The prediction has a mean pLDDT of 86. Predicted 3D model of a 263-nucleotide part of an RNA (large-subunit ribosomal RNA, domain VI) from a Patescibacteria group bacterium. Rfam family: Bacterial large subunit ribosomal RNA. The organism belongs to Bacteria candidate phyla, within Bacteria.

[in-house]
Context: one part of a larger RNA
RNA sequence: CGUAGGAAUUUUGAGGAGAGCUGGGGACAGUACGAGAGGACCUCCCUGGGAGAAUCCCUGGUGUGCCGGUUAUUGCGUCAGCAGUAACGCCGGGUAGCUAUAUUCUCAACGGAUAACCGCUGAAAGCAUCUAAGUGGGAAGCCAACUCCAAGAUAAGGAUUCCAUGUGGAUUUAUCCACGAAAGACCCCCAACAGAAGAUUGGGUUAAUCGGCAGGCACUGGAAGGUCCGUAAGGACUUAAGGUUACCUGUGCGAAUCGGUCA
Numbered sequence: 001c002g003u004a005g006g007a008a009u010u011u012u013g014a015g016g017a018g019a020g021c022u023g024g025g026g027a028c029a030g031u032a033c034g035a036g037a038g039g040a041c042c043u044c045c046c047u048g049g050g051a052g053a054a055u056c057c058c059u060g061g062u063g064u065g066c067c068g069g070u071u072a073u074u075g076c077g078u079c080a081g082c083a084g085u086a087a088c089g090c091c092g093g094g095u096a097g098c099u100a101u102a103u104u105c106u107c108a109a110c111g112g113a114u115a116a117c118c119g120c121u122g123a124a125a126g127c128a129u130c131u132a133a134g135u136g137g138g139a140a141g142c143c144a145a146c147u148c149c150a151a152g153a154u155a156a157g158g159a160u161u162c163c164a165u166g167u168g169g170a171u172u173u174a175u176c177c178a179c180g181a182a183a184g185a186c187c188c189c190c191a192a193c194a195g196a197a198g199a200u201u202g203g204g205u206u207a208a209u210c211g212g213c214a215g216g217c218a219c220u221g222g223a224a225g226g227u228c229c230g231u232a233a234g235g236a237c238u239u240a241a242g243g244u245u246a247c248c249u250g251u252g253c254g255a256a257u258c259g260g261u262c263a
Base pairs, nucleotide, nucleotide: 001152005163006162007161008160009159010158011157015149016148017147018146021049022048023047024046025045026044027043033038050107051106052105053104054103055102059100060099061098062097066093067092068091069090070089071086072085073084074083075082076081111143112142117137118136119135120134166179167178168177169176170175184262185261186260187259188204189203190202191201192200209255210254211253212251213250214249215248216247218244219243220242225238226237227236228235229234
């Protein structure tokens, strides 16, 4: 820009893309078959490999703004207690998120038309012949089926709901121009289940969107100070203490003000 009024929501599917894999074991059955040796079709069940998707409940990893231990050194005058630097100084753990080696699922079944091939009926050619007329079966392949995208599918689709066709001027009466406004949209602002930027999604006071605060979950693992014991290093009690990032819930305390544009 188009889809001949403008929007919001929700859809159909022309068409396109993806996927399509395979091993072993058991039952049927040591059966059919076969002199024996050997040894099935069909049908059903179980379990691997490979590939893919989703997810973070479990098992782990990471987790440099969480907790703890500890060395050297510097600073806060000293002690105590802290903080900085040394690869997060090193080490032990670890929330959310992300993640695989973790978990779950799929690579299935059914159908149609066929290939090679196997048939039925059957003449030309009194026989024969799957073919000439006619009519069946038949593959991991083809078309559907499965997953995803999809109306710029210009034949531009459908459904539901909302709004409107106002004023002035010009005119070749076909229409054109300007202004204002509706549903609605955008700018702007707060953000994230989104993200390179756009975009997407949620919210904007008739508000829990973000921050703060409170409580909780979870993590760390017994704070500081004090008292007691010990010559001391240190230990016990106060005390499951103190601290706590991304998670959950609540709470207008702070910030989403006031507004503008298009239509």